[in-house]
RNA sequence: UGAGUAAGCCAGAUGAUCGCUGCUAUUUCGAUAGAAGAGGAAAGUCCGAGCUCCGCAGAGCAGGGUGCUGGGUAACUCCCAGUGAGGGUGACCUUAAGGAAAGUGCAACAGAGAGAUACCGCUGAUUUAUCAGUAAGGGUGGAAAGGUGAGGUAAGAGCUCACCAGCGCAUUGGUGACUUUGCGGCUAUGUAAACCCCACUUGGUGCAAGGCCGAAUAGGGGGACUUUUGGAGCUGCUCGUUCCGUCCCCGGGUGUGCCGCUUGAACCUGUAAGAAAUUACAGGUCUAGAUAGAUGAUCGUCUAAUACAGAACUCGGCUUACAGACUUACUCAGUAA
Numbered sequence: 001u002g003a004g005u006a007a008g009c010c011a012g013a014u015g016a017u018c019g020c021u022g023c024u025a026u027u028u029c030g031a032u033a034g035a036a037g038a039g040g041a042a043a044g045u046c047c048g049a050g051c052u053c054c055g056c057a058g059a060g061c062a063g064g065g066u067g068c069u070g071g072g073u074a075a076c077u078c079c080c081a082g083u084g085a086g087g088g089u090g091a092c093c094u095u096a097a098g099g100a101a102a103g104u105g106c107a108a109c110a111g112a113g114a115g116a117u118a119c120c121g122c123u124g125a126u127u128u129a130u131c132a133g134u135a136a137g138g139g140u141g142g143a144a145a146g147g148u149g150a151g152g153u154a155a156g157a158g159c160u161c162a163c164c165a166g167c168g169c170a171u172u173g174g175u176g177a178c179u180u181u182g183c184g185g186c187u188a189u190g191u192a193a194a195c196c197c198c199a200c201u202u203g204g205u206g207c208a209a210g211g212c213c214g215a216a217u218a219g220g221g222g223g224a225c226u227u228u229u230g231g232a233g234c235u236g237c238u239c240g241u242u243c244c245g246u247c248c249c250c251g252g253g254u255g256u257g258c259c260g261c262u263u264g265a266a267c268c269u270g271u272a273a274g275a276a277a278u279u280a281c282a283g284g285u286c287u288a289g290a291u292a293g294a295u296g297a298u299c300g301u302c303u304a305a306u307a308c309a310g311a312a313c314u315c316g317g318c319u320u321a322c323a324g325a326c327u328u329a330c331u332c333a334g335u336a337a
Base pairs, nucleotide, nucleotide: 001333002332003331004330005329006328007327008326010324012302013301014300015299016298017297018296020037021036023034024033025032026031039308043319044318046317047316048315049314050313051206053204054203058239059238060237061236063202064201065200066199067198068082069081070080071079072078083097084095085094086093087092098197099196103195104194105191106190107189119138120137121134122133123132124131125130146164147163148162149161150160151159165187166186167184168183169182170181173178210259211258212257213255220250221249222248223247224246225245230244231243232242233241234240266285267284268283269282270281271280272279273278
């Protein structure tokens, strides 16, 4: 200097003049003043919770979810660190990563044969047409009796040896996943993102939840079961338990009122512990609550300045979209000293 990898931060600021919304205060009820007013993803609705209700309360089964180890968290399929496998020269990245010796299933076609066969071939015997041995070589295939090489053999084969892979036994280090070293000639595939087994975990429902006040009429019509083992509810089922009436359908009416509704597992700064995620303590701040749905327009300055894009109960994540500027650390290549 160039090319990369990982992370952070901003995603407009400011002045003036009008305009919009709720809150606070004042008010002559016309208004006036003050402070404030969309995001890093508000998107997706994919996970997890807070909160709400299910007439005291659960237990089991089914069903669902997760799947290497340890830690974090309110919890999670999330985050941090590590281990195995794969990719990359590397910084780093990805991971659907428990079990095939509990069982079942599937693996087309080709090929002689895919839980086991001998097509071609090689060797021997020999009655010349057969027999015996073989799985090294060829062929089919994604895969053919672990692989490569050497010895040995009638020809061959873990038959023997060396180096590897798998498996078994012991052993070093580690909380653990796993790993170090040695011995053993034991070696007939893959698939669980197929059914299944194992370990852990799991009620349902959703702010259009739920509650309060007022008001109104067609205070309407129809159906099921029906009083102690009968009905209804608590989850899909069973047990258990609660209530004594409960449930279902059609049609009509009342305001589209108020609460829930924003102080929250909140945010910022500092110190300490920790490898980190994070935790504790101290100090400080209050930053939208709309309900046919509020933040726009003009001018000027700074500037890299615009992309993706608008809250609707709240929060922790993940995923997706994204113009442009800046910062830190690391890797590789080249050059110079």

This is a predicted structure of a 337-nucleotide RNA (Bacterial RNase P class A) from a Clostridiaceae bacterium. Rfam family: Bacterial RNase P class A. By type it is a ribozyme. Model confidence (mean pLDDT): 76 of 100.